[in-house]
RNA sequence: GCGCGGUUAGCUCAGUGGUAGAGCAGUGCUUUUACACAGCAAAGGUCGGGGGUUCGAACCCCUCACCGCGCA
Numbered sequence: 001g002c003g004c005g006g007u008u009a010g011c012u013c014a015g016u017g018g019u020a021g022a023g024c025a026g027u028g029c030u031u032u033u034a035c036a037c038a039g040c041a042a043a044g045g046u047c048g049g050g051g052g053u054u055c056g057a058a059c060c061c062c063u064c065a066c067c068g069c070g071c072a
Stems, first nucleotide, its partner, number of pairs: 001071007010024004018055001027041004048064005
């Protein structure tokens, strides 16, 4: 330099055009003498940056950045 894959909550990951989700972690409550376990609830997101297409984009297109694999 070229090709492919990846980037979404603190972490691990779903979501392939129509309200952004789950598990774990953290917080509060219940339970316990207390802790742990368990149950319940709420919170937590510029969906890597920018631009384009569309009535509408995490999703499609272009570009840039970073990570991984392969080729040279």